[in-house]
RNA sequence: GGGCGAUUAGCUCAGUCGGUCAGAGCAGCUGACUCAUAAUCAGCGGGUCAGAGGUUCAAGUCCUCUAUCGCCCA
Numbered sequence: 001g002g003g004c005g006a007u008u009a010g011c012u013c014a015g016u017c018g019g020u021c022a023g024a025g026c027a028g029c030u031g032a033c034u035c036a037u038a039a040u041c042a043g044c045g046g047g048u049c050a051g052a053g054g055u056u057c058a059a060g061u062c063c064u065c066u067a068u069c070g071c072c073c074a
Base pairs, nucleotide, nucleotide: 001073002072003071004070005069006068007067010026011025012024013023019057028044029043030042031041032040050066051065052064053063054062
């Protein structure tokens, strides 16, 4: 230098053919239970979907560029 892949909550990830939905588990907070802690149960909060632009009535999803990380080629 070239090619491919990944980037979504604090962490690990899902998200179908572009649509009615931004989710799960763990973690955190509150409450119940307990002498107390853990476990368990109930509830709650947490997101510029890496950044920018484009297409579209509508984008996490499609296209372009950029950034970071990984793999391969040279």
Model confidence (mean pLDDT): 81 of 100.
This is a predicted structure of a 74-nucleotide RNA (transfer RNA) from a Candidatus Omnitrophota bacterium.
Its Rfam family is "tRNA". Rfam classes the family as a transfer RNA.
The source organism's lineage runs through Bacteria, Pseudomonadati and Candidatus Omnitrophota.
The sequence was found in a public genome assembly.